[in-house]
């Protein structure tokens, strides 16, 4: 320098031939219990890495940038 893959909740990760985002764990509250654990219920928490473009509409498609992983010269 070139190529491929990845970046989504505090963490680990889903997601969809474009119609607008979820799970588990964790956190807070409640139920239960003599207390706690376990279990159950509820809730909060996201500029879908960043900047542009396409589109009525983008986490998803296109270009560029950053960071990480792998490969090639």
């Nucleotide at each position: 320098c070139c190529c491929u893959c990845g970046a989504u909740a505090g963490c680990u990760c889903a997601g969809u031939u474009g119609g607008a985002a979820g799970a588990g764990c964790g956190u807070g509250g409640g139920a239960c219990u003599g207390u706690a654990a376990a279990u159950c219920c509820c809730a909060a928490g996201g500029u879908c890495a960043c900047c542009g473009g396409u589109u009525c509409g983008a986490u998803c498609c296109c270009g560029g940038u950053u960071c990480g992983a792998g490969g090639g010269a």